A computed fold for a 347-nucleotide part of an RNA from an uncultured bacterium, annotated as small-subunit ribosomal RNA, central domain. It matches the Rfam family "Bacterial small subunit ribosomal RNA". The RNAcentral record of the full RNA draws on ENA.
Context: one part of a larger RNA
RNA sequence: UUGGGCGUAAAGGGUGCGUAGAUGGUUUUAAAAGUUACUAGUAGAAAACUAAGGCCCAACCUUAGGAAAGCUAGUAAUACUAUAAGGCUAGAGUGCAGGAGAAGUUAACGGAAUUCCUUGUGGAGCGGUGAAAUGCUUAGAUAUAAGGAAGAACAUCAAAUGGCGAAGGCAGUUAACUAUUCUGUUUCUGACAUUGAGGCACGAAAGCGUGGGGAGCAAAACGGAUUAGAUACCCGUGUAGUCCACGCCCUAAACGAUGAGUAUUAGAUGUUGGAAUUUGUAUUUCAGUGUCGUAGCUAACGCGUUAAAUACUCCGCCUGGGUAGUACGCUCGCAAGAGUGAAACUC
Repeated sequence: UUGGGCGUAAAGGGUGCGUAGAUGGUUUUAAAAGUUACUAGUAGAAAACUAAGGCCCAACCUUAGGAAAGCUAGUAAUACUAUAAGGCUAGAGUGCAGGAGAAGUUAACGGAAUUCCUUGUGGAGCGGUGAAAUGCUUAGAUAUAAGGAAGAACAUCAAAUGGCGAAGGCAGUUAACUAUUCUGUUUCUGACAUUGAGGCACGAAAGCGUGGGGAGCAAAACGGAUUAGAUACCCGUGUAGUCCACGCCCUAAACGAUGAGUAUUAGAUGUUGGAAUUUGUAUUUCAGUGUCGUAGCUAACGCGUUAAAUACUCCGCCUGGGUAGUACGCUCGCAAGAGUGAAACUC
């Protein structure tokens, strides 16, 4: 390589868009590249195979015969694939009519809480813990009332096994802009499709650069405890950071540890968004989202129309453990580092 695999044993790319490529609905005609059949040549010297013969036999030698793939040329066939031309509508898209949503971006607004500031009341503690102490407080704290400022996050309502998004993710209210999706109709196009090496884009948190902002929280740091020690767990402070704008970084148990698409294969029961029918508030149906479960699958656990079943198409990946996601090289990055990614040796 062939083969076998990828939920949990090694193995699905973090996610999408899409180039090349690979694969591709239905029908007619043409031609005949692949394909199929036949013929001729070559293969076709030798060897090997079959038969006969010659050395006493054998090895060896001689003669005769048959023969494969492949290649070349020709003739024929036209089912399939490819090609060319034309058609179709079941895939795909589009129009029209409705619907849904925490989908995204920007701006404005709202109330509660927290902290701080000012003023009033008040007068000795407060805070914190397993217990304490550090800490705050007669220069009047904590508490309480009124007023003001700031930043961040959006309780209840409304929460759910719910919804939306490709994934990351998304939750106060309103507006503007942008995008998706579902249902019904079947208007139009007429295979325009699927997948997708490279490529491009997006990508939690932390981190980085510049400039803002900074209430609360809080790596680092400091102090108090605990302890044999305590560079921790507990307590009091507290800086980066968390927030905003712009630019980087590009990684996660980026998980359903399950790539995308299409078709087929019992049901039961919830739920979300539609549609149709109906005296039914029940039935049917489409698209999601859950639980259980048949056939089947699985080493088992379990999966089971949202498949890990049955098949096909395309991509990615795996091949004993350690060394090691390391070294070296290259690419990217301001850096941190990321991507790619071994071997010796050892068991």